Overview
This is a predicted structure of a 74-nucleotide RNA (transfer RNA) from a Candidatus Woesearchaeota archaeon. The organism belongs to Candidatus Woesearchaeota, within Archaea. RNAcentral holds the sequence, with entries from ENA. It matches the Rfam family "tRNA". Rfam links the family to the GO term triplet codon-amino acid adaptor activity.
């Protein structure tokens, strides 16, 4: 220098191929249950998707640029 992959709540991941309200587990908060705790149950908060731009009625998803990490080739 070139190519590929990864980046999404606090953490670990799904969702991208096929554009249409961003989902799950753990964690956190409240409530129920208990003599109390744990376990269990119910409810809730929390990410506008690494960043910027473009296409579109509509973008995590498609296109371009760019940042960070991992791997490969020379």
């Nucleotide at each position: 220098g070139c190519c590929u992959c990864u980046g999404u709540g606090g953490c670990u991941u799904a969702g991208a191929c096929u554009g249409g309200u961003a989902a799950a587990g753990c964690g956190c908060a409240g409530c129920c249950u208990u003599g109390g705790u744990a376990a269990g149950g119910c409810u809730g908060a929390g990410a506008u998707c690494g960043a910027g731009g473009g296409u579109u009625c509509a973008a995590a998803u498609c296109c371009c640029u760019u940042c960070a990490g991992a791997g490969g080739c020379u």